[in-house]
Model confidence (mean pLDDT): 86 of 100. SAM riboswitch aptamer (S box leader) from a Chloroflexota bacterium, 118 nucleotides, folded computationally. Rfam family: SAM riboswitch aptamer (S box leader). Rfam describes the family as follows. The SAM riboswitch is found upstream of a number of genes which code for proteins involved in methionine or cysteine biosynthesis in Gram-positive bacteria. Its family is annotated with regulation of gene expression in the Gene Ontology. The model forms 97% of the base pairs in the Rfam consensus.
RNA sequence: UUCUCAUCCAGAGGAGGCGAGGGACCGGCCCAACGACCCUCCGGCAACCGGCUCGAGCUGUCAAGUGAGAGCGUGGUGCCAAUUCCGGCAGGUGGCGCCAGCACCUGAAAGAUGAGAG
Numbered sequence: 001u002u003c004u005c006a007u008c009c010a011g012a013g014g015a016g017g018c019g020a021g022g023g024a025c026c027g028g029c030c031c032a033a034c035g036a037c038c039c040u041c042c043g044g045c046a047a048c049c050g051g052c053u054c055g056a057g058c059u060g061u062c063a064a065g066u067g068a069g070a071g072c073g074u075g076g077u078g079c080c081a082a083u084u085c086c087g088g089c090a091g092g093u094g095g096c097g098c099c100a101g102c103a104c105c106u107g108a109a110a111g112a113u114g115a116g117a118g
């Protein structure tokens, strides 16, 4: 950096450092000198992957094998303002004579994280 798959309305903050923008992009709306963002330390959340434990069922030469699923939170990541903060594109529904705009629903796109492959 590319591709594939899964998830994204739950959850979880203190201290120290720095000093100006940050929330990916665009619009909105927020956060921020009462110090945000970022970095370090400690703490925590969660359960994607490894690990460990239990284990329906199935196979069985009765030694065992396999194993849906559940649990632990030990290791590798990740995460700890706001639903991915909301919308962006398309379709549908509503009110409306039609369109636009608005509200709601569904899907997509983009993005993030993990696992796998290149």
Stems, first nucleotide, its partner, number of pairs: 001118008013042005021031003025088004043080003048076003051072004057066003084110001089107006